[in-house]
Molecule: c-di-GMP-I riboswitch aptamer
Organism: soil metagenome
RNA sequence: GCAAAGCCGUUGAAAGACGGUGACGCAGAGCCACGGGGCUAAGCGAUUUUCGCGAUGCCAGCCGAGCCGCCA
Numbered sequence: 001g002c003a004a005a006g007c008c009g010u011u012g013a014a015a016g017a018c019g020g021u022g023a024c025g026c027a028g029a030g031c032c033a034c035g036g037g038g039c040u041a042a043g044c045g046a047u048u049u050u051c052g053c054g055a056u057g058c059c060a061g062c063c064g065a066g067c068c069g070c071c072a
Stems, first nucleotide, its partner, number of pairs: 001026002006021006024061001028068001030067002034064003037059003043053004
């Protein structure tokens, strides 16, 4: 310097995002959806009140790459 979970409000079909509060943590917990992985859905399938598949939506505080930065 950043800011998790929780709580309040807004938004969204949801995942999630934004703002306030709050600090679990983080030398890059800076930017970025290019690759992998994950979340949600319309829909499809089945042994059908359940399970599987499923992005053009989402996650950068899951990992890698790229850019910029920090330390020795």